[in-house]
Context: one part of a larger RNA
Molecule: small-subunit ribosomal RNA, 3' major domain
Organism: uncultured bacterium
RNA sequence: UGACGGGGCCCCGCAACAAGCGGUGGAGCAUGUGGUUUAAUUCGAUGCAACGCGAAGAACCUUACCCAUCCCUUGGACAUGUAGUGAACUUUCUAGAGAUAGAUUGGUGCCUUCGGGAACACUAACACAGGUGCUGCAUGGCUGUCGUCAGCUCGUGUCGUGAGAUGUUGGGUUAAGUCCCGCAACGAGCGCAACCCUUAUCUUUAGUUGCUACCAUUAAGUUGAGAACUCUAAAGAGACUGCCGGUGAUAAACCGGAGGAAGGUGGGGACGACGUCAAGUCAUCAUGGCCCUUAUGGGAUGGGCUACACACGUGCUACAAUGGGGCGUACAGAGUGUUGCGAUACCGCGAGGUGGAGCUAAUCACUUAAAGCGUCUCUCAGUUCGGAUUGGAGUCUGCAACUCGACUCCAUGAAGCUGGAAUCACUAGUAAUCGUAGAUCAGCAAUGCUACGGUGAAUACGUUCCCGGGUCUUGUACU
Numbered sequence: 001u002g003a004c005g006g007g008g009c010c011c012c013g014c015a016a017c018a019a020g021c022g023g024u025g026g027a028g029c030a031u032g033u034g035g036u037u038u039a040a041u042u043c044g045a046u047g048c049a050a051c052g053c054g055a056a057g058a059a060c061c062u063u064a065c066c067c068a069u070c071c072c073u074u075g076g077a078c079a080u081g082u083a084g085u086g087a088a089c090u091u092u093c094u095a096g097a098g099a100u101a102g103a104u105u106g107g108u109g110c111c112u113u114c115g116g117g118a119a120c121a122c123u124a125a126c127a128c129a130g131g132u133g134c135u136g137c138a139u140g141g142c143u144g145u146c147g148u149c150a151g152c153u154c155g156u157g158u159c160g161u162g163a164g165a166u167g168u169u170g171g172g173u174u175a176a177g178u179c180c181c182g183c184a185a186c187g188a189g190c191g192c193a194a195c196c197c198u199u200a201u202c203u204u205u206a207g208u209u210g211c212u213a214c215c216a217u218u219a220a221g222u223u224g225a226g227a228a229c230u231c232u233a234a235a236g237a238g239a240c241u242g243c244c245g246g247u248g249a250u251a252a253a254c255c256g257g258a259g260g261a262a263g264g265u266g267g268g269g270a271c272g273a274c275g276u277c278a279a280g281u282c283a284u285c286a287u288g289g290c291c292c293u294u295a296u297g298g299g300a301u302g303g304g305c306u307a308c309a310c311a312c313g314u315g316c317u318a319c320a321a322u323g324g325g326g327c328g329u330a331c332a333g334a335g336u337g338u339u340g341c342g343a344u345a346c347c348g349c350g351a352g353g354u355g356g357a358g359c360u361a362a363u364c365a366c367u368u369a370a371a372g373c374g375u376c377u378c379u380c381a382g383u384u385c386g387g388a389u390u391g392g393a394g395u396c397u398g399c400a401a402c403u404c405g406a407c408u409c410c411a412u413g414a415a416g417c418u419g420g421a422a423u424c425a426c427u428a429g430u431a432a433u434c435g436u437a438g439a440u441c442a443g444c445a446a447u448g449c450u451a452c453g454g455u456g457a458a459u460a461c462g463u464u465c466c467c468g469g470g471u472c473u474u475g476u477a478c479u
Base pairs, nucleotide, nucleotide: 002478003476004475005474007473008472010470011469012468013467016463017462020426022424023423024422027317028316029315030314031313032312033311034310035308036307043054044053065303066302071299072298073297076128080127081126082124083123084122085121086120089106092103093102094101095100110117111116130292131291133290134289135288139286140285141281142280143279144277146275151190152189153188154187155186156185157166158165159164170181171180172179196269197268198267199266201237202236203235204234205233206232207231211226212225215224216223240263243257244256245255246254247253319419323378324377325376326375327374328373329372335366336365337364340359341358345354346353347352385416390411391410392409393408394407395406396405432455433454434453435452436451437450438449
């Protein structure tokens, strides 16, 4: 100097308490992990900071795993160089699980200085290729974490024998090492803040595919018409403690108020200092070293990653009347679409099928939003709650749904009556609740993830205590 203390002072934070609200922990299922099993159940991630994580899609492929001797291949599936041959490429058949092996057919192109060349294929030998093999404790890059916490440093000067100190401490203040005042310090840098995106208000410009107040018109902004409104998207305005009062050290600032769409960082996002954890990743990629080289490389069929006495994490659905069911009826935003989205119509109880208008999209489609509202019914039951499981019949995708897809219809109708100890999230358009879309994607195990809107609360006295963090100070057998 740091680190630590069940030392002290002060301060802060819903991954802290308290005040609230809803969960998890009990049930069934989905999913991940451990364990066990297995020929294989590929590998990685392991307190917070692994466990709906890498995986924004495991039937084959993916795929890395397996096969007591499964079937093959060895200069290679892929790159460059040398030599030789042939253009490339294409048709058909046989054997086989296929990879592959054998046979067969058509074809002579492009450029040319006529030597040959470009591209591709085959053969030969070598230099080499190849490795999701090991080491994240050899590394780059990227990432998590403390933590969006307010800190971390430097130059010169000064002090100290020196390690170092000062500045950065002190008095106030702030979300903030934010600002003010003081001060042997004076300045500066990385962080904070601002600049960026989005959202909330207004103005101007513009008016189609969007809009419809007024005038006509219609079943309908549908068609004339209109440029007001909405909206779109470009440029501006606007908020700065700017104004007023009080408190304060005449400061910084704080409290209250006005005006205003918005008020004191307006809300949200992006943005993550010096460093810590030899944190994570050699399986994204790159890369040193080591190892394999007729195999630890390469190809194929099938299986496995989906197993199942069990344990844990994260979720979904419920246990009902603030509800279930039937009928009627209203209102979003944001996305996506040509190998695509697919309307009207018709067929089917339905999943879906037939068909193919329109749309490369403010035009057409996905697209009926659902909770809501109105009305009828059920009347507290393991029920008209709940939907697991199982049987049967189907639909769709796809070469192919047995292992192992999703969905539909009929039947079946399990556990479950609000969950012990414990534990988690959240402070406002938030929690809770309701649906919608997208990525990946043939299809889908999505209840996941990411985004979008609809309805829309309660509570916060406060910082004594628990947890984590920051400043100063003190003790120390540590450094």